[in-house]
RNA sequence: GACGAACGCUGGCGGCGUGCUUAACACAUGCAAGUCGAACGGUGAAGCGGGGUUUACCCCGCCGAUCAGUGGCGAACGGGUGAGUAACACGUGGGCAACCUGCCCCUCACUUCGGGAUAACUCCGGGAAACCGGGGCUAAUACCGGAUACACCUCCAACCAGGCAUCUGGACGGAGGGAAAGAGUUAUCGGUGAGGGAUGGGCCCGCGGCCUAUCAGUUAGAUGGCGGGGUAACGGCCCACCAUGGCGACGACGGGUAGCCGGCCUGAGAGGGCGACCGGCCACACUGGGACUGAGACACGGCCCAGACUCCUACGGGAGGCAGCAGUGGGGAAUAUUGCGCAAUGGGCGAAAGCCUGACGCAGCAACGCCGCGUGGGGGACGAAGGCCUUAGGGUCGUAAACCUCUUUCAGUGCUGAAGAAGCCGCAAGGUGACAGUACGCACAGAAGAAGCACCGGCUAACUACGUGCCAGCAGCCGCGGUAAUACGUAGGGUGCAAGCGUUGUCCGGAUUUAUUGGGCGUAAAGGGCCCGUAGGCGGUCUGUCGCGUCGGAGGUGAAACUCCAAGGCUCAACCUUGGAACGGCCUCCGAUACGGGCAAACUUGAGUGUGGUAGGGGAGACUGGAAUUCCUGGUGUAGCGGUGAAAUGCGCAGAUAUCAGGAGGAACACCGAUGGCGAAGGCAGGUCUCUGGGCCACAACUGACGCUGAGGAGCGAAAGCGUGGGGAGCAAACAGGAUUAGAUACCCUGGUAGUCCACGCUGUAAACGUUGGGUGCUAGAUGUGGGGACAACCACCUUGUUCCCGUGUCGACGCUAACGCAUUAAGCACCCCGCCUGGGGAGUACGGCCGCAAGGCUAAAACUCAAAGGAAUUGACGGGGGCCCGCACAAGCGGCGGAGUAUGCGGCUUAAUUCGAUGCAACGCGAAGAACCUUACCUGGGUUUGACAUGCAGGCUGACGCAGCAGAGAUGCUGCCGACCCUUACGGGAAACCUGCACAGGUGGUGCAUGGCUGUCGUCAGUUCGUGUCGUGAGAUGUUGGGUUAAGUCCCGCAACGAACGCAACCCUCGUCCUAUGUUGCCAGCGGAUAAAGCCGGGAACUCAUAGGAGACUGCCGAGAACAACUCGGAGGAAGGUGGGGACGACGUCAAGUCAUCAUGCCCCUUAUGUCCAGGGCUGCACGCGUACUACAAUGGCCGGUACAAAGGGCUGCAAAACCGCAAGGUGGAGCGAAUCCCCAAAAGCCGGUCUCAGUUCGGAUCGGGGUCUGCAACUCGACCCCGUGAAGUCGGAGUCGCUAGUAAUCGCAGAUCAGCAAUGCUGCGGUGAAUACGUUCCCGGGCCUUGUACACACCGCCCGUCAAGUCACGAAAGUCGGUAACACCCGAAGCCGGUGGCCCAACCGCAAGGAGGGAGCCGUCGAAGGUGGGACUGGCGAUUGGG
Repeated sequence: GACGAACGCUGGCGGCGUGCUUAACACAUGCAAGUCGAACGGUGAAGCGGGGUUUACCCCGCCGAUCAGUGGCGAACGGGUGAGUAACACGUGGGCAACCUGCCCCUCACUUCGGGAUAACUCCGGGAAACCGGGGCUAAUACCGGAUACACCUCCAACCAGGCAUCUGGACGGAGGGAAAGAGUUAUCGGUGAGGGAUGGGCCCGCGGCCUAUCAGUUAGAUGGCGGGGUAACGGCCCACCAUGGCGACGACGGGUAGCCGGCCUGAGAGGGCGACCGGCCACACUGGGACUGAGACACGGCCCAGACUCCUACGGGAGGCAGCAGUGGGGAAUAUUGCGCAAUGGGCGAAAGCCUGACGCAGCAACGCCGCGUGGGGGACGAAGGCCUUAGGGUCGUAAACCUCUUUCAGUGCUGAAGAAGCCGCAAGGUGACAGUACGCACAGAAGAAGCACCGGCUAACUACGUGCCAGCAGCCGCGGUAAUACGUAGGGUGCAAGCGUUGUCCGGAUUUAUUGGGCGUAAAGGGCCCGUAGGCGGUCUGUCGCGUCGGAGGUGAAACUCCAAGGCUCAACCUUGGAACGGCCUCCGAUACGGGCAAACUUGAGUGUGGUAGGGGAGACUGGAAUUCCUGGUGUAGCGGUGAAAUGCGCAGAUAUCAGGAGGAACACCGAUGGCGAAGGCAGGUCUCUGGGCCACAACUGACGCUGAGGAGCGAAAGCGUGGGGAGCAAACAGGAUUAGAUACCCUGGUAGUCCACGCUGUAAACGUUGGGUGCUAGAUGUGGGGACAACCACCUUGUUCCCGUGUCGACGCUAACGCAUUAAGCACCCCGCCUGGGGAGUACGGCCGCAAGGCUAAAACUCAAAGGAAUUGACGGGGGCCCGCACAAGCGGCGGAGUAUGCGGCUUAAUUCGAUGCAACGCGAAGAACCUUACCUGGGUUUGACAUGCAGGCUGACGCAGCAGAGAUGCUGCCGACCCUUACGGGAAACCUGCACAGGUGGUGCAUGGCUGUCGUCAGUUCGUGUCGUGAGAUGUUGGGUUAAGUCCCGCAACGAACGCAACCCUCGUCCUAUGUUGCCAGCGGAUAAAGCCGGGAACUCAUAGGAGACUGCCGAGAACAACUCGGAGGAAGGUGGGGACGACGUCAAGUCAUCAUGCCCCUUAUGUCCAGGGCUGCACGCGUACUACAAUGGCCGGUACAAAGGGCUGCAAAACCGCAAGGUGGAGCGAAUCCCCAAAAGCCGGUCUCAGUUCGGAUCGGGGUCUGCAACUCGACCCCGUGAAGUCGGAGUCGCUAGUAAUCGCAGAUCAGCAAUGCUGCGGUGAAUACGUUCCCGGGCCUUGUACACACCGCCCGUCAAGUCACGAAAGUCGGUAACACCCGAAGCCGGUGGCCCAACCGCAAGGAGGGAGCCGUCGAAGGUGGGACUGGCGAUUGGG
């Protein structure tokens, strides 16, 4: 895009079309084929005439409606359907010299003489009926005989012309045969014979159009002949005899499917699909068979028979055939009225009127399709109301509506009112329309009666809100939905189409995705394992000829409709009419002959032969050699051998291994050896001989296209395997043992059988690979190597160089390729032939067939299922891949943890609650730098509701706030007291507070996976990118890689790159040296004073220190190494040396990392509660497990006494001195200090002296008892500290694991934050004392760069394979079982044609009548449908169980 459609929602009008695609299922009822009285005999209404008459009637005659019959014509047309049919059925073009043709037209001739019957009718009989029988009468255009007759038919003989073999036409002669019908009245209509025409048919042939080879052979009247029969006609159409043919890979035979065509749909076309309507042909008419009649049938509305079914029946017997029009049931997703009319067109009959006509013309139903029209037009902003959204401002529906004005198509109502009728009837006048009171026209009223459907994630045009929460659902593909869904549902809005819109189904297109036009096969699917060769396809040069292909011209045909173009008719269009074009094709005639082809002649370059050389693991057979392994015998010899990562099994004192000598046997051939040679491939390797195939080179003698390819076919064909018979040393599936391992039916070891070897025969496969079929020609080179030849140099050879041919490699240009790559050995450019491919899985499987001894091979599907499978390349990531390099990563060291007790955090358990978060590193002394109340978020209980807190509005009250008392656990409630601000016009107003009410507050409720911010981590690792250029089809690459170097993508050099950015480094702070300035509260060297002592004082400004500023370090200098670059190493100087130590500083990014409980914040949720207030409790619970710490286990120590030296901090609700009291915690006290001034403040380890003496201790301090101190409203749950007493575990810690490279580890104390106090042994800082070790980078962990492989890309914590378990689906096999189809054999054998026929029967003709000619029934026979029996073939359903998918 299309449709004979259907379904869903919706539906105003008209025109034109179309309407059982399924059950060729069954059918009630009505209609669909009759007509002619001018063929005939009868019947004889009405009417007319006449007569009779009891005038109610009867008779006669005329005319004649009507009815059945005889007869004629029609019924073979028209109408329906598509079952069957793969066929001369259809289409197209021819042929019939092998034919027929009623009615019609033309021409010629004729139409004569007779005869006998029979229906109707009547009488009788039978039957339920259908119907039938018998007797009697009668007519014809019914039937029969005779006559006549041509160009008719048959026979005979001969002629002319033509042709195509049989023959045809014409004319002549003879013999035989054959016709007829009348009606009507005068116009005619008929009848017969013959010829011709027209029309319609019959038969034959060429060509064309479905699938299947998992159908490969088929055929007995089969193919042909002779002779007959039969037909309108040729013919095995049929028959007898004879022969053995015919068809078939150019697809016979079989199976499946199917009416064919003009055309229709689609497509640029070529094609593909279809064959409704309309038209042509065919076939069929309940199923099967058969003939009759006829011009025509094997006959839809005829006959006979058989069968199934239905109906009637008196049970004896009958009737029927809608695939005609309507209609019914049924089937189905689905398809209409039991309408009107013969007015028109057409048909039958008739002389005609006319009759008949479900053909046809119309109407009805159906949006089933196409086409047209309408549902209103103009104005109308305050952008109304309302809906929806919202950033709350607004936006949008939207000029849309309302409202004003206008119009009236269509529908409605009324009034007119056709054409179709040229026709036909009738003397004429006149009559004749189903549709239809329709179309059309006019008028009337009024915007009045008339819009939906689908879609809005991308493809694809159109977006928001709410609801839902991987639910419900959507979905054509990709895919949406797990709490912010433009994808589900609804709404608003929008988009598209519109009386329709969507969905489903089917076809074509897009799809060059079956490729003729117009594809491919190295790696994506795809080259046969190789060769020979049949058919076939293709084929060198030249000449002639033919004219088959081919080309040109002409003629015929190619029906109409359809299509296209033009014009015309319905108001337009759809539709219709006319003309033209086209109809791609076929046939015929004439012409051309280049090319292809046939035939004939020739040629040599293709191909082959010959001659002479030559290389070779080419093949087959026979013979033969040495090394090695193993075994046997003997000698020497002694305890092991062997084997492995390490071992063990095994062998060995019965003498192994080792070693020497001899012997046996089998298999394979080291070195040469190769990137090399040969062969078609598989493949081929010691040596010699025999036989044998092919190649290459040279020569140019011979043949003269003999060629190439090759469906089928034949042969060859590694290894393994099979059969028979040998052989068997080594090796070695299976097997056994030993190891390894979680296991180890493996890898390793010790053994070991088939087999490996030989002969003969099978098998016929492979990563049979160059994953690249064969042949021919053409298209740059460079460089190896094997074989042969020529030339040149040197020349005896060798050798070297140049060159030609053949083979085999590497690199590489053009070109090709998706890329990788190929590239004269093509995967380039072309031609010829063969094979093969068409998404993945199922599956190279099943079934069938063929082959095989078997194993199995060859050929080769489908159901079902997936939205991919795959190639090449790219970037990452990863690797028990490689290279280079870092890091307390390992190693080397020091000290710990893991064991104990305690502290603290977490899990778990418990609980009314044990609030919440953090969970590998990167949660766990974390948020928490302070949980007794508070905090507090949790629990229990008690209260409260505009609220504990904010803002606004309205109203009200006003002594708010504070103090006291009472009740209560308190919140809270009640009572009492005190007493107020500003302005003022002195009424009042305002602020604040309180009360009431409305907005709202509030939430540590949820979502860190909606977020901001902040933070952790990789990682202070050295990386991450960009612009331009270049390369690549592209992803992308280059830069950033490489050579060095560095802590560093740090720097240098090189380079299709050149630059740049974020990172690194530096700039900042601090510590280390010096200088300058300043000099108090800090300092005190020198001077002076004073003291018990002290910078205490005068003073000093040197020093320390403080504060601020500066200097200094840059590989700057020297030497060495290096590319003389970067840089590295060593040295000097220096307080400091190669980033001097430390800090702050954290690239692009990763982890949906952490945090909604710091804060902020979207959405959701709660609102007398999830808010808020209060009391008490809990966060401290304890069988356990884990993390982090502290203290220890002691003598490098504990205890006692004495004594020395810091830094950095803090202090007014504060730090607090001296002094006094207390054993102590502490108390009293209060100087001083908002602090370089005073205080905290005592530093401790250390040093000196003493004591303890290896013990559960004078170690260790848990736990518990008692007594106190302090803070605080309050230490019960649940504080810290002090004193006295008590004195647990623990004697250095399993597997494992952590930190640290120098002022570091270790060790020692000090301070601070939080804080009333403190569970701090935590954290953050400060100083004191102060080590050991690093060979080195193999290994563990983490990281950086380069490279490689990849089937990974939420990226190895990846991906993914198979069994098993449960459920489901489709398929195969299966004992069997139930069908279907087509044949075959036999039996039975209807109707009927044909043949035969004793007897029987018979009007026409002959016949002095008996019979004859002829005919009929009956009977018999051949054939023969249905039916029966039988064994097979093909095919389908079901099937316990079973197999894989």